[in-house]
RNA sequence: UCAGACCAUACGCCGAAUCCCGCAUUGAGAUGCGGGAACGGGGGACCCGAGUUUUUGGGGCGCAUCGCUUCCAAGCGUAGGACAACCUCAUCGGUCCGAGCCCGCCAGCUAACCUCGUAGGCGUCGAUGGGGAGAAAC
Repeated sequence: UCAGACCAUACGCCGAAUCCCGCAUUGAGAUGCGGGAACGGGGGACCCGAGUUUUUGGGGCGCAUCGCUUCCAAGCGUAGGACAACCUCAUCGGUCCGAGCCCGCCAGCUAACCUCGUAGGCGUCGAUGGGGAGAAAC
């Protein structure tokens, strides 16, 4: 000097998944329970839409779907998603993901209304241009 691993603090990223109050436990961090705010999802009329389906079950959350090879396992590609240090948009190259779970024969939309969730995973790949914000000077 370069590369890698782990720990702590700070600051951030993906994601709806954050914040506040009370009580209990704890040395503390924090955890559990209850309540509220915020964010996100589902169910649910008229109207509108769809109307020939009804086991080839169907539907929902999520970027995570579809196709091919394949006994399985798995692999290849793909709709789509992520790659931040002021924010945002567009273009080009590159990298990674392309999972999982739930309802249980039932769900189009949907005012009122009803109901559920607050997890997890991480530590930043480059180039060019437009717009905004900010700073400095005059």
Model confidence (mean pLDDT): 79 of 100. c-di-AMP riboswitch aptamer (ydaO/yuaA leader) from a Deltaproteobacteria bacterium, 138 nucleotides, folded computationally. NCBI's taxonomy places the organism under Bacteria, Pseudomonadati, Myxococcota, Myxococcia.